[in-house]
Overview:
The prediction has a mean pLDDT of 86. This is a predicted structure of a 1480-nucleotide RNA (small-subunit ribosomal RNA) from a metagenome. Its Rfam family is "Bacterial small subunit ribosomal RNA". A reference for the family is Yusupov et al. (2001), "Crystal structure of the ribosome at 5.5 A resolution", Science. The RNAcentral record of the sequence draws on SILVA.
RNA sequence: AGAGUUUGAUCCUGGCUCAGAACGAACGCUGGCGGCGUGCUUAACACAUGCAAGUCGAGCGAGAAAAGAACCUUCGGGUUCUGAGUAAAGCGGCGGAUGGGUGAGUAACACGUGAGUAACGUGCCCUGUUGUGGGGGAUAACUCUUCGAAAGGAGAGCUAAUACCGCAUACGGCCUACGGGCGAAAGAACUUCGGUUCGCAGCAGGAUCGGCUCGCGGUCCAUUAGGUAGUUGGUGGGGUAAAAGCCUACCAAGCCAACGAUGGAUAGCUGGUCUGAGAGGACGAUCAGCCACACUGGGACUGAGACACGGCCCAGACUCCUACGGGAGGCAGCAGUGGGGAAUCUUGCGCAAUGGGCGAAAGCCUGACGCAGCAACGCCGCGUGUGUGAAGAAGGUUUAGGAUCGUAAAGCACUGUCAGGUGGGAAGAAUGCCUGGGUAACCAGGAGAGACGGUACCGCCAAAGGAAGCACCGGCUAACUCCGUGCCAGCAGCCGCGGUAAUACGGAGGGUGCAAGCGUUGUUCGGAAUUAUUGGGCGUAAAGCGCGCGCAGGCGGUCUGCCAAGUCUGGUGUGAAAUCCCGGGGCUCAACCCCGGAGGGUCACUGGAAACUAGUAGACUUGAGUCCGGGAGGGGUCUGUGGAAUUCCUGGUGUAGGGGUGAAAUCCGUAGAGAUCAGGAGGAACACCGGUGGCGAAAGCGACAGACUAGACCGGCACUGACGCUGAGGCGCGAAAGCGUGGGGAGCAAACAGGAUUAGAUACCCUGGUAGUCCACGCCGUAAACGAUGUUCACUAGUCGUCGGGUCAAUUCGAGAUUCGGUGACGCAGCUAACGCACUAAGUGAACCGCCUGGGGAGUACGGCCGCAAGGUUAAAACUCAAAGGAAUUGACGGGGGCCUGCACAAGCGGUGGAGCAUGUGGUUUAAUUCGAAGCAACGCGAAGAACCUUACCCAGAUUUGACAUCCCGCGAACCUCGGGUAAUGCCGAGGGUGCCCUUCGGGGAGCGCGGUGACAGGUGCUGCAUGGCUGUCGUCAGCUCGUGCCGUGAGGUGUUCGGUUAAGUCCGGCAACGAGCGCAACCCUCGUUUUCUGUUGCCAUCAGUUCGGCUGGGCACUCGGAAAAGACUGCCGGGGUGAACUCGGAGGAAGGUGGGGAUGACGUCAAGUCCUCAUGGCCCUUAUGUCUGGGGCUACACACGUGCUACAAUGGCGAGUACAAAGAGUCGCGAACCCGCGAGGGGAAGCCAAUCUCAAAAAGCUCGCCUCAGUUCGGAUUGCAGUCUGCAACUCGACUGCAUGAAGUCGGAAUCGCUAGUAAUCGUGGAUCAGCAUGCCACGGUGAAUACGUUCCCAGGCCUUGUACACACCGCCCGUCACACCAUGGGAGUCGCUUGCUCCAGAAGUCGGUGACCUAACCCUUAGGGGGAGGAGCCGCCGAAGGAGUGGGUGGUGACUGGGGUGAAGUCGGAACAAGGUA
Repeated sequence: AGAGUUUGAUCCUGGCUCAGAACGAACGCUGGCGGCGUGCUUAACACAUGCAAGUCGAGCGAGAAAAGAACCUUCGGGUUCUGAGUAAAGCGGCGGAUGGGUGAGUAACACGUGAGUAACGUGCCCUGUUGUGGGGGAUAACUCUUCGAAAGGAGAGCUAAUACCGCAUACGGCCUACGGGCGAAAGAACUUCGGUUCGCAGCAGGAUCGGCUCGCGGUCCAUUAGGUAGUUGGUGGGGUAAAAGCCUACCAAGCCAACGAUGGAUAGCUGGUCUGAGAGGACGAUCAGCCACACUGGGACUGAGACACGGCCCAGACUCCUACGGGAGGCAGCAGUGGGGAAUCUUGCGCAAUGGGCGAAAGCCUGACGCAGCAACGCCGCGUGUGUGAAGAAGGUUUAGGAUCGUAAAGCACUGUCAGGUGGGAAGAAUGCCUGGGUAACCAGGAGAGACGGUACCGCCAAAGGAAGCACCGGCUAACUCCGUGCCAGCAGCCGCGGUAAUACGGAGGGUGCAAGCGUUGUUCGGAAUUAUUGGGCGUAAAGCGCGCGCAGGCGGUCUGCCAAGUCUGGUGUGAAAUCCCGGGGCUCAACCCCGGAGGGUCACUGGAAACUAGUAGACUUGAGUCCGGGAGGGGUCUGUGGAAUUCCUGGUGUAGGGGUGAAAUCCGUAGAGAUCAGGAGGAACACCGGUGGCGAAAGCGACAGACUAGACCGGCACUGACGCUGAGGCGCGAAAGCGUGGGGAGCAAACAGGAUUAGAUACCCUGGUAGUCCACGCCGUAAACGAUGUUCACUAGUCGUCGGGUCAAUUCGAGAUUCGGUGACGCAGCUAACGCACUAAGUGAACCGCCUGGGGAGUACGGCCGCAAGGUUAAAACUCAAAGGAAUUGACGGGGGCCUGCACAAGCGGUGGAGCAUGUGGUUUAAUUCGAAGCAACGCGAAGAACCUUACCCAGAUUUGACAUCCCGCGAACCUCGGGUAAUGCCGAGGGUGCCCUUCGGGGAGCGCGGUGACAGGUGCUGCAUGGCUGUCGUCAGCUCGUGCCGUGAGGUGUUCGGUUAAGUCCGGCAACGAGCGCAACCCUCGUUUUCUGUUGCCAUCAGUUCGGCUGGGCACUCGGAAAAGACUGCCGGGGUGAACUCGGAGGAAGGUGGGGAUGACGUCAAGUCCUCAUGGCCCUUAUGUCUGGGGCUACACACGUGCUACAAUGGCGAGUACAAAGAGUCGCGAACCCGCGAGGGGAAGCCAAUCUCAAAAAGCUCGCCUCAGUUCGGAUUGCAGUCUGCAACUCGACUGCAUGAAGUCGGAAUCGCUAGUAAUCGUGGAUCAGCAUGCCACGGUGAAUACGUUCCCAGGCCUUGUACACACCGCCCGUCACACCAUGGGAGUCGCUUGCUCCAGAAGUCGGUGACCUAACCCUUAGGGGGAGGAGCCGCCGAAGGAGUGGGUGGUGACUGGGGUGAAGUCGGAACAAGGUA
């Protein structure tokens, strides 16, 4: 410090996710030791048991028992002493308000920070000062009686005090109408009797701790906007320690709030903790400060202090006891229990230390605390060994050669931490006490005291011995292979893996990372600049309010003086300790602990400075405004006027149509339309001018005239003197549509109707047509209200238009220069993700406002406000996705465009589709009908030839090292013949027979056969989506790329585009490109012309012969064959063209612009085809999925399709005669002549290994004749009979022949195919395969056309361009309803909770007030009876908790039914969007 993920790729935006750190954690696997920490985050749920607050006899009264001893005894016991002034209880004092726990409540002066208190208190402690005199009456305990189950009382009697009460005194204190008045005390111990110590009372001061008040600070919601009656203030009174509506009566009507009152939700606050570079964010365990609480609610008492955790009273809930009458209780103290929960410990030891209470002290108490226990919960440290050791052991994995685990192990040599054993063994202890000294603080000496703990630590002993796991290994992210599985099982943080070769699942081997831990989950911060103060944005990604006016607020020109609030600076105070940081120190180190320092605030007070901001005073003119003079304008409102056009009405002329459309129809018209002429009515809108022209804030504004009226602009003298900018709320304006009331209504036209279109057509088109459109008034308040660009100001190159005004010079005009204000086009710098913007900024700055924070859900629900309604505005959540987006790039595509090509269309010729048959395919059938091929580019295709074989299929029989290969063993040469048996193979048996090489003559070897063992063979079994090779196709289309350079952030572009041209990316020209490669072309073959050479088997012009046949001699001229050359190159001429490429025409030439044909197929596409040609990975079968054999099947047949053949006839058929090819094939062959047969063919055998012989007859053609338009003398299917040939064998299932038979068919619907010249059409010939079998395939020649205007259309293709939401690329993408399942959510008659306001009822305890006839020791008076004073019980009253009644608000759960939403696999219907998406 970043990374992954949107795309085919790119840049950007943007979300999601990961790597880090942390934790009071939990869970899984694992677990050796120690130190230091930490340990109910949930039920402030309920609690058994024990302990957690007592102490003082030196305040007081009283005062045991057990036990022991002594004595007495009636032997039952009694008395005395000790126990002991002890225990327990009581009165009294101090302390139980601290310590300890918890975080429910609390959004508050609760907390933090800083102040204030002249508005206060303060026990114990300290200092100072003054006192401490003299009396009195009670009361607990105790005794007796008595009630009660108990808890607990009642009555009578006795008694003390540092308990209580007067009196005296009063330094000081308090009150005061200044005259005066009021108020205290307690003693105790020791004593050397001198006093000392501890107390008590008053006052003053201090210290400490508190109460109260104030400034500032720290959560969310405005879908909480108004709140408040003791409320705000005053006066009187009350009250408190103390100010105060704190309380009360009266008076006034205030007070709080957009700088967020009130309400709701959440929450203890802080020091700090975690994270972060920081700013921040999150948190508030342990430790520390403050607050609040103590079963829930209320209340006071006591006290210095409480409204009191282990006190009291009342009410409530709960639990327990009970004799049913009544009582008791409060672990959020320490342990512990149940419960809840993912989850959190021992009912331990000790007061030895520290600290606290009481005490004069000893001491007692102390679950505070110190320790121990449990838990890897965290941090830190240590160990599980070290060295050597290659036969690289065994074993595992493996591609099995090797490599790897791996110096790892074993072996050898060492060491001794921890654990174990054994011995020693602390510090933590200072006080206090005693003795001595000292006024005291204290000093010296002495005895005694340790929970932890026989612990830490140290020594010794033995022994490598007891001590390693967990996660991960597709990318991010370090680490790879095998097997299993087969979209299953599973994984997954994100992207994503898994559908037979998974580094992603599970196991294994290996590896990587951490390590007594490792992973997972959860949470926080970080990364995230993803809420942006530091540090983001808003033209198109989310985001500028539709526009203006303007209150508050924010910001604000120049100069001077003053002030000092902000600002800066010095000082003082404070910012607790701990923590963090720095320095040092202590535990062996570290964690941990200790000491010192530094740091930390938006703080307070105070001194100073005066630049800037604010304030104040004065001045200025440039911002802003006023005034004067001008001209421009669809600016606005109102009133009137005008013409053109549409429609309607009336009349005339006139006759059959009009209208409308792609084509039609509905519709209008003979009752006279449309057309045309004249007249009239009415409404709406204003052609031309008209223009990226004008005006307006925007919406918007367009005939003409008038009235009223706003703003801007230009020029100018003067004036005001910052009067300015922006603008949350607020107010106003605001297209169209819509709403209300009343008018108006020509045209147009939602809805609606009809006609078309269509599969449908609730649309697009047509004919009609109502609201509406228009006017007036009032609502609505929204738009892609857009420049998708808020307003204002300033600055920053230019060029060219245009509108309004001015100036200059010059003027005859057009024009020119310049300036101010508008409005456009282009363009630099700069900016931008890019596109683009660019003085009219999206540049550079300033001010203010609005808005954004992933997509969907959703601009929706609920609530509020507005509206008559429609609806508007404000505006969520659950849930769901890993994206959604912007710009640009390359492709592909378009019912986009341009240019161009092709038998692509058109123009033609002939076909197919109809018939019969052949053949292939689908389907069906079958035991099997083997398999493959599937639009073009499967279907006379693999198959150039299935009767057996082939053959892969089926049935049956047989076989198992195999039909075939290699190796080993045995026997035999091989081999041949015969027999039995079988459907056949297999099987059984007999006989003959020995070769070749070497030899030591025994034998051995090669080869072959038979038998045998196991390795292995074998498989047309699967996967063409694991592959090679080969092939098809686009397409013989003209394209596809590279290097360097240049451009772009980049994908990429350029080159290759452009202008011409070509069959061609062919060539030329131009150009940030220059070159190059694969393709094109050419080079190759063939045909066409000629020449040369050669001359048999070919040829025959001349010569001779002839049986008249080039037959023979002869010849090689010609034909022809073979070979080699020549020839054609736009070379020549002319026109066009850029002095080009090229093109057009011409000449010559056998051939002319590629002369015809062939071979040749770029980068790539189709997961195209083929595992059944071959090869091959993996998988599968192994007495079978291999192999052999017989038979069957591949030949089936209701049908459907493709490709063909033959036809339907007269351009024909039949008969007879007759002519002319090319290219091939042939010895297991072609097979002549001749003979036989009607014929297929048979016999026969010549010739030929072929320019020699044979197949071999070419056919159409030509000549003659017949047929005469018919199902025929067309056509030949089908069937019968008889044959021929091949073959082991023609039944299933061959071809051919003869006779007979003579079907469909009379030119073929929609649709569709081929062909541009020696082509189509037509005619025959040959060949491969092959025993036989050809309408197929391949090849050959004969005869031999028609047409092409042209490129609009169909199809395919090329280049450029454009749009795109496509990239599996239009066979794409994608929307909505409906149906089904699931999920969350809104409404909903209601219903059930929670919470809260108001009104009322009732009213416990208790304070306060009143009363107090009843009760009463202290003081006073007394006549001694009593009275007074004072107090109290009781009663009354105010207030008042729980409770009750009623009525509202808020919120949550649930609810028949219902609304939409989301998600889901391949459902249904359509086809809305993306291309002009087919109606933009």